FMN riboswitch aptamer (RFN element) from Alicyclobacillus sp. SO9, 139 nucleotides, folded computationally.
Model confidence (mean pLDDT): 79 of 100.
Rfam family: FMN riboswitch aptamer (RFN element). About the family: The RFN element is a highly conserved domain that is found frequently in the 5'-untranslated regions of prokaryotic mRNAs that encode for flavin mononucleotide (FMN) biosynthesis and transport proteins.
RNAcentral holds the sequence, with entries from Rfam.
Lineage of the source: Bacteria > Bacillati > Bacilli > Alicyclobacillaceae > Alicyclobacillus.
């Protein structure tokens, strides 16, 4: 000094405010009254995990930098390898070059419950994808 193995921690954020009323309840009561959706409309807000990265900071090579670029995670089959399902950019500027800088305006968001949900509740006092400590054989 070290593949690969083991171990142990860590591992995801978010509706303020207005409407509407499915539906429920009351009451001598056939229409008023009252509750009612963090799911519907206005509208608000939120962005995991590795890579890349003309940007930034530091300054000696290091650190940070993409929800919609390129892979990947929760569900479902499966003993397991593996498989299935499962989202999203554009404009204009700079420039030699932009998917990533600067601006504008959009646009996405697993499963299960429930008035139809990225945001509530649930699997989840879990634990993926990956992180970071630390053990320790041979060479």
């Nucleotide at each position: 000094c070290g593949a690969u193995u083991c171990c142990u921690u860590c591992g995801g954020g978010g509706c303020a405010g207005g409407g509407u009323g499915a539906g429920g309840c009351a009451c001598g009561g056939u229409g008023u009254g009252c509750c009612a959706a963090u799911u519907c409309c206005c509208g608000a807000u939120c962005g995991g995990u590795g890579g890349u990265g003309a940007c930034g900071c530091a300054g000696a090579u290091g650190c940070g930098a993409a929800g919609u670029c390129c892979a990947c995670g929760a569900g479902c089959c499966g003993c397991a390898a593996g498989g299935c399902a499962g989202g999203a950019a554009c404009u204009g500027g700079u420039g030699a070059g932009a998917g990533u800088c600067c601006a504008g305006u959009a646009c996405c968001g697993a499963c299960g419950g429930u008035a139809u949900a990225g945001u509530c509740c649930g699997g989840a006092u879990a634990g993926u994808a990956g992180a970071a400590g630390g053990a320790g054989a041979a060479c």